[in-house]
């Protein structure tokens, strides 16, 4: 950044400074002087990316490596290691983020409908892309 993909009913808060707002937007409904936003410190949650583990597959191209077999050689076949790819209600010692009231607090647009359910939009976060 009007780009792509994935996820969003789980989880996790104390202290200091500060001093009136905050929950993206709009409506509602909440939180807040028993202290909002913001900043700092410490702690935690989680498992998106890196990392680690297990399992499976591949092992291919001009270039990995080891063992075995066969061969006059070139080269060939089989199996491992490394590597690559994928899976996992895997791990959380370490790194990069993120997050720690309420389902993304609920609704907003469309479809079906008794309560409600499904989808989309928007937003947030991550990984990538330009």
């Nucleotide at each position: 950044c009007g780009c792509u993909c994935a996820u969003c009913c789980a989880g996790a808060g104390g202290g200091g400074c500060a001093g009136a707002g905050g929950g993206a937007c709009c409506g509602g409904c909440c939180c807040u002087a028993c202290g909002a936003a913001g900043c700092c410190c410490c702690g935690g949650c989680a498992a998106c990316c890196g990392g680690c583990g297990u399992c499976a597959g591949c092992c291919u191209g001009u270039c990995a490596u080891c063992u075995c077999g066969a061969u006059c050689c070139a080269g060939c076949g089989a199996g491992g290691u490394a590597g690559c790819u994928g899976a996992c209600g895997g791990c959380a010692u370490c790194g990069g983020u993120g997050c720690c009231a309420a389902u993304u607090c609920c609704g907003g647009c469309c479809c079906a409908g008794u309560a409600u359910g499904g989808g989309a939009c928007a937003g947030a976060u991550g990984a990538g892309g330009a």